[in-house]
RNA sequence: AGAGCCGGAUACGUGGCCGCCCGCUUUCCUGAUUAUUUUCGAAUCCGGGGAGCUGGAGGAAAGUCCGGGCAACAUAGGGCAAGGGUGCUGGCUAACGGCCAGGCGGCGCGAGCCGAUGGAAAGUGCAACAGAAAACAUACCGCCGAUGGUUUCUCCGGAAACACAGGUAAGGGUGAAAUGGCAGGGUAAGAGCCUACCGCAGUCUUGGUGACAAGACUGGCAGUGUAAACCCCACCAGUUGCAAGUCCAAAUAGAACCGCUAUCAGGUGGCCCGCCUGGCGGUUGGGUAGGACGCUAGAGGCGGCCGGUAACGGCAAUCCUAGAUAAAUGGUCACGACUCACAUCUGUGAGAACAGAACCCGGCUUAUUUCCGGCUCUGACU
RNA sequence: GCCGCCUUAGCUCAGUUGGUAGAGCAACGCUUUUGUAAAGCGAAGGUCCUCGGUUCGAAUCCGAGAGGCGGCU
Numbered sequence: 001a002g003a004g005c006c007g008g009a010u011a012c013g014u015g016g017c018c019g020c021c022c023g024c025u026u027u028c029c030u031g032a033u034u035a036u037u038u039u040c041g042a043a044u045c046c047g048g049g050g051a052g053c054u055g056g057a058g059g060a061a062a063g064u065c066c067g068g069g070c071a072a073c074a075u076a077g078g079g080c081a082a083g084g085g086u087g088c089u090g091g092c093u094a095a096c097g098g099c100c101a102g103g104c105g106g107c108g109c110g111a112g113c114c115g116a117u118g119g120a121a122a123g124u125g126c127a128a129c130a131g132a133a134a135a136c137a138u139a140c141c142g143c144c145g146a147u148g149g150u151u152u153c154u155c156c157g158g159a160a161a162c163a164c165a166g167g168u169a170a171g172g173g174u175g176a177a178a179u180g181g182c183a184g185g186g187u188a189a190g191a192g193c194c195u196a197c198c199g200c201a202g203u204c205u206u207g208g209u210g211a212c213a214a215g216a217c218u219g220g221c222a223g224u225g226u227a228a229a230c231c232c233c234a235c236c237a238g239u240u241g242c243a244a245g246u247c248c249a250a251a252u253a254g255a256a257c258c259g260c261u262a263u264c265a266g267g268u269g270g271c272c273c274g275c276c277u278g279g280c281g282g283u284u285g286g287g288u289a290g291g292a293c294g295c296u297a298g299a300g301g302c303g304g305c306c307g308g309u310a311a312c313g314g315c316a317a318u319c320c321u322a323g324a325u326a327a328a329u330g331g332u333c334a335c336g337a338c339u340c341a342c343a344u345c346u347g348u349g350a351g352a353a354c355a356g357a358a359c360c361c362g363g364c365u366u367a368u369u370u371c372c373g374g375c376u377c378u379g380a381c382u
Numbered sequence: 383g384c385c386g387c388c389u390u391a392g393c394u395c396a397g398u399u400g401g402u403a404g405a406g407c408a409a410c411g412c413u414u415u416u417g418u419a420a421a422g423c424g425a426a427g428g429u430c431c432u433c434g435g436u437u438c439g440a441a442u443c444c445g446a447g448a449g450g451c452g453g454c455u
Base pairs, nucleotide, nucleotide: 001378002377003376004375005374006373007372008371009370012336013335014334015333016332017331018330020056021055023053024052025051026050027049028048029047031045032044033043034042058354062365063364065363066362067361068360069359070241071240072239073238084236085235086234087233088102089101090100091099092098103117104115105114106113107112118232119231123230124229125226126225127224140172141171142168143167144166147165148164149162150161151160152159153158180198181197183195184194185193199221200219201218202217203216204215205214206213207212245293246292247291248290255284256283257282258281259280260279264278265277266276267275268274300319301318304315305314306313307312338351339350340349341348342347383454384453385452386451387450388449389448392407393406394405395404401438410424411423412422413421431447432446433445434444435443
């Protein structure tokens, strides 16, 4: 200098002016109620206006992918099943699919990163194409001619040829995958057929809380892969979500009841009785618009001490008012800080991302500005 | 705010125990016709929304993201 890996911080600051939202104080106006009262006036409440003061977005407020609080519903309380999720070990946590530490496997020269990483000997399914054969294994090319067969020769002991039956998984070829690897022995040729080493399986011992690791002995080697295919095993969880839910409650329409109209009117019917419907007023309850609560101080933050490798926990101290409902958190000016470009000793110009609360927290994921620290590899120079 | 569904050719849609992705219409070429349409024949056209994972192999299974549609007071 280049290429990378890991971790952390930041997200403009101060002041003036103008505006928006919530809250508090004060004041004015309209209205209602109560008590007193000749009147003036007083207290409380609803609504509106003015003035002053405090506070007012994020690291992701986002995606809604997980977990919890909270609420309603169901149930005396609890359990099972269906369907769903998670899945190495130990720990942390309110909980988690999150985090920390470790084991094993894989990737990278390395710093480091990734892993839904239980079970394929309970059972079922699948393995296209290619290939002889794909899970009940199998003989296409090649190799062999021990054994059987045929032919030829013969000194009658046998020998040679053929590759017909057959033997063979060493070699070639196909495939993602071909029934342990490699070397030697052995054999007609071969083969764990035999032996050594490696791998694998089982048993035992040692270390570790454990995943697991190391060692010894035994076994000639057993059914390849796939469970983010069905499935088995272990563990987890009632369902729905603040538009959950609780309360107050207008107008209009409708419902129930009461009173009046009513010896009434209309319908049914030839007529009467009967039955049905109808006007006005009042009361009641349900429920809509609308309003209030839920609503924000919480498993909270900062630094300190103690315990722990760490995640995290404990202790005392200290700090902290967003709560809107079509939705506020903004604009502008000055100074300063940051980055970039141009000019050089200090100026000029430009820029400032992603994005914005809506019940609240713990995570994950995604978007994104600038800076800092530690580490790795390569090259050059000294 | 909360909940659910979808994305495959230019358009509308198929695609199952995971194995080289199809149909209809449109567009293109040829035949037919004086010419066009219709009809017949033929060929082309695909990042299966994107990225990652599982697997020998992914449109399909799993995760994350993007876009679109619908429901709930």
Molecule: RNase P RNA; transfer RNA
Organism: bacterium